[in-house]
Predicted 3D model of a 72-nucleotide RNA (transfer RNA) from Candidatus Roizmanbacteria bacterium CG10_big_fil_rev_8_21_14_0_10_45_7. Rfam family: tRNA. A reference for the family is Hou (1993), "The tertiary structure of tRNA and the development of the genetic code", Trends Biochem Sci. It is annotated as a transfer RNA. The coordinates come from a structure-prediction model, not an experiment, and the mean pLDDT is 82. The source organism's lineage runs through Bacteria, Bacteria candidate phyla and Candidatus Roizmaniibacteriota.
Parts: sequence; structure tokens; C1' cells
RNA sequence: GGAGCCAUAGCUUAGUGGUAGAGCGUCGACCUUAUAAGUCGAAGGUGGAUGGUUCGAUCCCAUCUGGCUCCA
Repeated sequence: GGAGCCAUAGCUUAGUGGUAGAGCGUCGACCUUAUAAGUCGAAGGUGGAUGGUUCGAUCCCAUCUGGCUCCA
């Protein structure tokens, strides 16, 4: 210098055009002498950034940023 892949909740991730879910974690309640475990419930996402396409974008396109890999 060229190419590819990835970026979604605190962490790990699902979802391939129609208002984003799960596990773990956190918080509260129940249970227990107490803790853990267990049960129930809750909070937490402007979906890496900026534009574009579309009636509508996490999803499609372009550029940028960061990470990983390959080629030279």
C1' cells in the first nucleotide's frame, strides 16, 4: 500500500426491512437464624459516527473511526 471480517444493555451475544430479545451480572421482594442457592419482579439500548436509499433501516449502500486477520 491492497483486501476481508467484526462493532447491538456492565459482559457474552440473538435478531438478514415493519417500534430490539436472551444468558450472566445489577437492584427489589419472597424464602432462610443468616449467607448462598432457588422463585418472582424491575431497571438498563438515541443499535460505533456521519450521510444516502426506502412509506419505514440493527438489517441495504457510501465514507470515517476502532479492533482482528490475510496479501504485498